[in-house]
Molecule: c-di-GMP-I riboswitch aptamer
Organism: Desulfuromonas sp.
RNA sequence: ACAUCUAAGUGCCAAACCUGCUGUGAGGCAGGGACGGAAAGCCACGGGUCUUUUUAUAAGACAGCCGGGUUGCAUUC
Numbered sequence: 001a002c003a004u005c006u007a008a009g010u011g012c013c014a015a016a017c018c019u020g021c022u023g024u025g026a027g028g029c030a031g032g033g034a035c036g037g038a039a040a041g042c043c044a045c046g047g048g049u050c051u052u053u054u055u056a057u058a059a060g061a062c063a064g065c066c067g068g069g070u071u072g073c074a075u076u077c
Base pairs, nucleotide, nucleotide: 012037013036017032018031019030020029021028022027035064041070042069043068045067046066047065048062049061050060051059052058
């Protein structure tokens, strides 16, 4: 340094739902809240699902759908 397995600790994130704001919409943001997560950090590159419309080799949404890229934390075996 890499790979596999896996323990402990400090901590981290936050589904559904509720409230407010926002968007035509999928959804997003904030507060509450915890189903879960070892990258549930980030990226729309590939696939997929969803929305809208002027059905166009269209525009958008989802990273907690999968893959990939990239960054980070710990150090028991």